[in-house]
RNA sequence: CGGGGAGUGGCGCAGUCUGGCAGCGCGCGCGGUUCGGGACCGCGAGGUCGGGAGUUCAAGUCUCCCCUCCCCGA
Numbered sequence: 001c002g003g004g005g006a007g008u009g010g011c012g013c014a015g016u017c018u019g020g021c022a023g024c025g026c027g028c029g030c031g032g033u034u035c036g037g038g039a040c041c042g043c044g045a046g047g048u049c050g051g052g053a054g055u056u057c058a059a060g061u062c063u064c065c066c067c068u069c070c071c072c073g074a
Stems, first nucleotide, its partner, number of pairs: 001073007010026004020057001028044005050066005
């Protein structure tokens, strides 16, 4: 320098194909259960979806530019 992949709550990921309320598991908080804890059950908090611009009534999703990481090639 060229090609490909990834970036979404604290962590691991789905959602992208086909634009339409941002979800799951773990973790965390409160409560139940227990002599107490773990496990289990119920409820809850937590997200500028890597950054910017554009298209659209509407963007995590489409388009363009940029940043970081990984793989391949030169």
This is a predicted structure of a 74-nucleotide RNA (transfer RNA) from a Chloroflexota bacterium. RNAcentral holds the sequence, with entries from ENA. Rfam family: tRNA. It is annotated as a transfer RNA.